Overview: c-di-GMP-I-GGC riboswitch aptamer from a Candidatus Methylomirabilota bacterium, 81 nucleotides, folded computationally. Taxonomically the source falls in Methylomirabilota (SeqCode) (Bacteria, Bacteria candidate phyla). It matches the Rfam family "c-di-GMP-I-GGC riboswitch aptamer". Its family is annotated with cyclic-di-GMP binding in the Gene Ontology.

RNA sequence: CCCGAUAAGGGCAAACUCGCCGCGAGGCGGGGACGCAAAGCCACGGGUGAGGCCACGGGCCUGACAGCCGGGCUACCGAAG
Numbered sequence: 001c002c003c004g005a006u007a008a009g010g011g012c013a014a015a016c017u018c019g020c021c022g023c024g025a026g027g028c029g030g031g032g033a034c035g036c037a038a039a040g041c042c043a044c045g046g047g048u049g050a051g052g053c054c055a056c057g058g059g060c061c062u063g064a065c066a067g068c069c070g071g072g073c074u075a076c077c078g079a080a081g
Stems, first nucleotide, its partner, number of pairs: 002081001003078002011036002016031006034067001040073003044070003047065002050062005
């Protein structure tokens, strides 16, 4: 370094729900745990939602999702190999 244990100490938090924000996708906070070894960070490629526009079998713009898949950056611990 790869790797990732019924290891140790910890971490995050799906669905649902309450409050607030947003036209919306959705976000933030509380509760709650299905899961997660990057479920930490970045919309770069693909993808999936949303709003709008146009010359509308299509295209463009804006914005969302990092817990959909790739990619990039960073990181705790240390058994076996």